The RNA shown here (SAM riboswitch aptamer (S box leader)) has 99 nucleotides and comes from Megasphaera paucivorans.

């Protein structure tokens, strides 16, 4: 990186360095010199694997992952209805498996 499957309304931040962007894309909206993004250290969460167990429960030793906002909202189609709600899909992310 490809394919398949599952999940995405829960949860969880401080310090140091650096210094202007960031939230995948587009639009909106938002975060940001009261320091974003990134890196490092420590801490935490518990989605998947895993462990205990057999429970819809618990754990955090290990492999990933994650720690603003529902995947921040919408994007395409439909239903209800009246401009909001719901359903499905696309896209994206994460994990597991396979090659």
């Nucleotide at each position: 990186c490809u394919u398949u499957c599952a999940u995405c309304c829960a949860g969880a931040g401080c310090a140091g360095c650096u210094g202007a962007g960031g939230g995948a894309c587009u639009g909106g909206c938002c975060c940001u010199a009261u320091g974003a993004c990134g890196c490092u250290g420590c801490g935490g969460c518990a989605a998947c694997c895993c462990c205990c167990a057999u429970a819809c429960g618990g754990g955090a030793a290990g492999g990933u992952g994650c720690c603003a906002a529902u995947u921040c909202c919408a994007g395409c189609g439909g239903a209800u209805u009246u401009u909001a709600u719901c359903c499905g899909g696309c896209a994206g992310a994460u994990g597991a498996a396979c090659a």
The sequence is in RNAcentral, with records from Rfam. Its mean pLDDT, the model's own confidence on a scale to 100, is 80.